[in-house]
Context: one part of a larger RNA
Molecule: small-subunit ribosomal RNA, 5' domain
Organism: biocrust metagenome
RNA sequence: GGACGAACGCUGGCGGCGGGCUUAACACAUGCAAGUCGAACGAACCCUUCGGGGUUAGUGGCGCACGGGUGAGUAACACGUAGGCAAUCUACCUUUGAGUGGGGAAUAACUUGGGGAAACUCAAGCUAAUACCGCAUAACAUCGCAAGAUCAAAGCUUUAAGUGCUUGAAGAGGAGCCUGCGGCAGAUUAGCUAGUUGGUAAGGUAACGGCUUACCAAGGCCAUGAUCUGUAUCCGGUCUAAGAGGACGGUCGGACACACUGACACUGAAUAUACGGGUCAGACUCCUACGGGAGGCAGCAGUCGGGAAUUUUGGGCAAUGGGCGCAAGCCUGACCCAGCAACGCCGCGUGAAGGAUGAAGUAUUUCGGUAUGUAAACUUCGGAAGAAUGGGAAGAAUAAAUGACGGUACCAUUUUUAAGCCCCGGCUAACUCCGUGCCAGCAGCCGCGGUAAUACGGAGGGGGCAAGCGUUGUUC
Numbered sequence: 001g002g003a004c005g006a007a008c009g010c011u012g013g014c015g016g017c018g019g020g021c022u023u024a025a026c027a028c029a030u031g032c033a034a035g036u037c038g039a040a041c042g043a044a045c046c047c048u049u050c051g052g053g054g055u056u057a058g059u060g061g062c063g064c065a066c067g068g069g070u071g072a073g074u075a076a077c078a079c080g081u082a083g084g085c086a087a088u089c090u091a092c093c094u095u096u097g098a099g100u101g102g103g104g105a106a107u108a109a110c111u112u113g114g115g116g117a118a119a120c121u122c123a124a125g126c127u128a129a130u131a132c133c134g135c136a137u138a139a140c141a142u143c144g145c146a147a148g149a150u151c152a153a154a155g156c157u158u159u160a161a162g163u164g165c166u167u168g169a170a171g172a173g174g175a176g177c178c179u180g181c182g183g184c185a186g187a188u189u190a191g192c193u194a195g196u197u198g199g200u201a202a203g204g205u206a207a208c209g210g211c212u213u214a215c216c217a218a219g220g221c222c223a224u225g226a227u228c229u230g231u232a233u234c235c236g237g238u239c240u241a242a243g244a245g246g247a248c249g250g251u252c253g254g255a256c257a258c259a260c261u262g263a264c265a266c267u268g269a270a271u272a273u274a275c276g277g278g279u280c281a282g283a284c285u286c287c288u289a290c291g292g293g294a295g296g297c298a299g300c301a302g303u304c305g306g307g308a309a310u311u312u313u314g315g316g317c318a319a320u321g322g323g324c325g326c327a328a329g330c331c332u333g334a335c336c337c338a339g340c341a342a343c344g345c346c347g348c349g350u351g352a353a354g355g356a357u358g359a360a361g362u363a364u365u366u367c368g369g370u371a372u373g374u375a376a377a378c379u380u381c382g383g384a385a386g387a388a389u390g391g392g393a394a395g396a397a398u399a400a401a402u403g404a405c406g407g408u409a410c411c412a413u414u415u416u417u418a419a420g421c422c423c424c425g426g427c428u429a430a431c432u433c434c435g436u437g438c439c440a441g442c443a444g445c446c447g448c449g450g451u452a453a454u455a456c457g458g459a460g461g462g463g464g465c466a467a468g469c470g471u472u473g474u475u476c
Stems, first nucleotide, its partner, number of pairs: 001476004006472005013348006020340001021306001027303002030301003035062003040059002043056005069258003079182007088175003093171008101135001103133002110125006141150003155163002184230003191221003196218008233255004237248004260282005284295004312338001314337003320334001321332004351381004361372004385416007395405001420465005425446003431460005441448002
């Protein structure tokens, strides 16, 4: 000198864009953050022009594995990069082939009865389906040397070249696994390892594999740093530097990990060991009729606490994107906007030109004057932003409709307002007077102060930057 997710002190006019719990992965009141489909199904209720329409608890389908948050753990194939899978999976989407025949038994809802304070739950009876189960058919697939055996489907409707369903092939996108290389500190950590290293067999998995088990062998890693300890999400990048390098990884994008703590599985015609699903244990909080129950903000707001320190319990689905739906549409604290705070960067303004009796005041003085100083007054001209009045967008993609922001930005007319902070001994731009008297104090370093202090405190003057200026912290 530069930089900052900064804080503190003094000060503070406006706008655009961006960022805003770095600490307690502490605890959380309240509201919202994931639903949707009646063109799968029965039932109930409402309206009816008697044609039909609407609402929906339940069954069923798809989604809830995305999106959003955080960085605790992790020194690891977690990440980056380059490859491999003849060792793999893939719902929705696209292209293309074949099929979609004929039956059955239940169950929720509902009704009745019972238990419970509640959460909820039990029994009997009844009913439907794109829910469930056989049969037929079987290209593909699986088993088998072969013959052969086994394995599927669902309909709905507003009737159409509709939309589904089953089973193949290919693609796209997604995921899983493996490997080379790369990126940290300590030797005041030198030995580490028993499913450990390899083999055979079996199990398991979508899949290879000690992944698991039995048996067999005794291996495997290490001074090119194993093991242990400490610290830490990683990268694209960011800051600095002429560069090499050094430091960092907040916002944005990619990957990973986690969801009160620990463990576990289930569901899922893909993907979870599932943040707003489940079970068990633990800590904590709440309700209770004491028998038993309920909960998980590291989602968006917000509260307590911690801290030097970090915002509104706002508006809207108009745009972009996502889920469901044939659609109309519904949902969306993703997102788009607004609010708060000079937190940062950038831009603008606080006036411009003229103006000497060099006014008054103030400071100083050798008492003559000198400085403030064209500065002010005064004249002419002008107007960031606010207020009032009038007009008023783009963002909307359309044949038409549809804008939260917002009567906002912007335009016209009238009128009125806005400068501070630090420094002045040298480094380092900027000097005098008074007060104080090694006191009070200053200070980044050198050092100032003990009676003439340009270094302390005040004043006048000056210098620097400017809606900021200085200090502190961190880093190059």